[in-house]
Small-subunit ribosomal RNA, central domain from a Bacteroidales bacterium, 346 nucleotides, folded computationally. Its mean pLDDT, the model's own confidence on a scale to 100, is 87.
Context: one part of a larger RNA
RNA sequence: UUGGGUUUAAAGGGUGCGUAGGUGGCUUGUUAAGUCAGCGGUGAAAGUCAGUGGCUCAACCAUUGAAUUGCCGUUGAAACUGGCGAGCUUGAGUACGUACGGGGCAGGCGGAAUGCGUGGUGUAGCGGUGAAAUGCAUAGAUAUCACGCAGAACCCCGAUCGCGAAGGCAGCCUGCCAGGCCGUGACUGACACUGAUGCACGAAAGCGUGGGUAUCGAACAGGAUUAGAUACCCUGGUAGUCCACGCAGUAAACGAUGAUCACUAGCUGUUUGCGAUAGAAUGUAAGCGGCACAGCGAAAGCGUUAAGUGAUCCACCUGGGGAGUACGCCGGCAACGGUGAAACUC
Numbered sequence: 001u002u003g004g005g006u007u008u009a010a011a012g013g014g015u016g017c018g019u020a021g022g023u024g025g026c027u028u029g030u031u032a033a034g035u036c037a038g039c040g041g042u043g044a045a046a047g048u049c050a051g052u053g054g055c056u057c058a059a060c061c062a063u064u065g066a067a068u069u070g071c072c073g074u075u076g077a078a079a080c081u082g083g084c085g086a087g088c089u090u091g092a093g094u095a096c097g098u099a100c101g102g103g104g105c106a107g108g109c110g111g112a113a114u115g116c117g118u119g120g121u122g123u124a125g126c127g128g129u130g131a132a133a134u135g136c137a138u139a140g141a142u143a144u145c146a147c148g149c150a151g152a153a154c155c156c157c158g159a160u161c162g163c164g165a166a167g168g169c170a171g172c173c174u175g176c177c178a179g180g181c182c183g184u185g186a187c188u189g190a191c192a193c194u195g196a197u198g199c200a201c202g203a204a205a206g207c208g209u210g211g212g213u214a215u216c217g218a219a220c221a222g223g224a225u226u227a228g229a230u231a232c233c234c235u236g237g238u239a240g241u242c243c244a245c246g247c248a249g250u251a252a253a254c255g256a257u258g259a260u261c262a263c264u265a266g267c268u269g270u271u272u273g274c275g276a277u278a279g280a281a282u283g284u285a286a287g288c289g290g291c292a293c294a295g296c297g298a299a300a301g302c303g304u305u306a307a308g309u310g311a312u313c314c315a316c317c318u319g320g321g322g323a324g325u326a327c328g329c330c331g332g333c334a335a336c337g338g339u340g341a342a343a344c345u346c
Stems, first nucleotide, its partner, number of pairs: 004317003007300002012314001014201004021194003025088007033081002035077008048066007091191001092188003095184003100179001103177007110154001114150008125136002162169002206247006216240001220236004258313006266291009295302002319346003328339004
């Protein structure tokens, strides 16, 4: 490189927006770049292949033809691709309508629990474990009642549920911002799909500055356990966990399954619309689940939400280890991230 692949064997980028590029709906006219046909030129010779001939044969040699799949010019064709022009509405978008959502951002409010503070009642234990001990407690703890303060998280509802591009999102109220679905078929008229580089977003942990600190809790200390115990268990406890602003840019970032479009038996549950209805039937659209035919698959399984049948575009894989390492470069305050080998070895 060809061919083959990417749920689980190596392999889908964490996710989106989007530049270049690649690809692109229906009808019609024109053009003739691609495409196709005819003709002409060129495509050296040797070599190759086929025929014939010459050395007794062969190798070898001579000769004729083919091939030389190409390039150039010219004359045509116009189905397909492309260019240019005109039109269309089904793709895409807009508008209007009324529902929907734990989508995002900001502000306000609430109760339970926890811890702490003050006061009351009250007395000897509490706590913890497999059993204990460290720890707390006569300076009055634990328990219980009242009041107050603080921070964080929102029981039930709650779901096999909903929303979001992904990460993710849940107490209640208000405001702002955006979203997809559905219905109407009013408007634009291919405006589309994908998307290298790029830009943006991106859990947790981590970093910087400043706050906050109730709980939990790396590190650390002590008590146990044990042969030891730098652990599992217990008592404490700093960073952190929370907020603001900035950085970082990774995850089993998973459906381990890229995006878009079309097609290919059904049954069943559920969410939200539309439509219909009182007969809670039968429908329709968009999701979210469970089975299952064809088909696919090495199998497990997938199966209209495909891993089926096709099309377009991007990303990625090529034996195990060495190694996601070294070196270089880029980014970062750092931690580290991105890119990413080889020797050697089996």